A computed fold for a 346-nucleotide RNA from a Chitinophagaceae bacterium, annotated as Bacterial RNase P class A.
The source organism's lineage runs through Bacteria, Bacteroidota, Chitinophagia, Chitinophagales and Chitinophagaceae.
[in-house]
RNA sequence: CUACAAACCCGAACUAUCGCCUCUGAUUUAUUCAGGGGAGGAAAGUCUGGACAGUAUAGGGCAAACCACCGGUGAAUAGCCGGCUCCUUUACAGGAAGAGAGAGUGCCACAGAAAAUAACUGUCCGCUAAGGCGGAUGAGGGUGAAAAUGUAGGGUAAGAGCCUACGAUGCAGGGUAGUAAUAUUUUGCAUGGGUAAACCUUGGUUACUGUAAUGCCACGUAUAGAAGCGUUUGAGAGCGGCUCGUUCGAUGUUUCAGGGUAGGCAGCAACAGGUAAAGCAGUAAUGCUUAUCGCAGAUAAAUGAUAGUUUAGAAACAGAAUCCGGCUUAUGAGGUUUGUAGCUUU
Repeated sequence: CUACAAACCCGAACUAUCGCCUCUGAUUUAUUCAGGGGAGGAAAGUCUGGACAGUAUAGGGCAAACCACCGGUGAAUAGCCGGCUCCUUUACAGGAAGAGAGAGUGCCACAGAAAAUAACUGUCCGCUAAGGCGGAUGAGGGUGAAAAUGUAGGGUAAGAGCCUACGAUGCAGGGUAGUAAUAUUUUGCAUGGGUAAACCUUGGUUACUGUAAUGCCACGUAUAGAAGCGUUUGAGAGCGGCUCGUUCGAUGUUUCAGGGUAGGCAGCAACAGGUAAAGCAGUAAUGCUUAUCGCAGAUAAAUGAUAGUUUAGAAACAGAAUCCGGCUUAUGAGGUUUGUAGCUUU
């Protein structure tokens, strides 16, 4: 210098004028004045985990859904950090839908003789004038993603775990190291492989709905109706689906038809809170202590416009609606730090 990899910062700030929303204070019939604050890093996706609210008390079983290496962290089943195993990469680094294929059932297209009941070519033996026929074989070759565990030697008519030695893979047991996943070593048994993001098996976890939840107040009215079932020999209702059980239950309950209302307040932002180039513990994620701050609450939807200045830049993607944590996706001009590989003395 080039290329690659990993992590972080920023997304505007200040002044003046005018306009809008909200909070506090004073004044106050109304209103006016002063001060504080006012849309993001993703507010998006609605993917995921929760807080909170409701379903009166009681659970059990079945089904269903989700999860799946070990440890730590976290409110969390989300995620994050570290490690182990496997895969990708020259490397730094990155990825995994990471339990089980000795419980069982399926599937492996095409090509090929054959994808587990193997015989195309080839090799060996016998017969034949030749063509060819019969038998043996599965080491060599071909096909294919994958072809009956590898190498060497012996043996054979030619060959083959047929035999031997050393290996490979799987299962089970023991030793050593480690919290563990696991690594390594040793003994025994066995020998087609892959696939569970196929069905399945094993282990574990799990209620549902959702702020238009829910609670309170005000206003207003018509059940003058019909039908079914029933009043303890319980109709019906409640608890994610089904079922058992249990509870409530009588001028009752279910269905149909008809009538009235739809306005306001709370929920609604002080908390699993933010900031600190502060400290301590830890490899880290993260936690604790100290200091400090209070940073939108609209309700059909406010958070804006103009001018100037500063900055590396002010542009892109884009607009809060119960809130918080995370993941994913979109994105302009830039800035900072660390690492790997290559070239090279410019």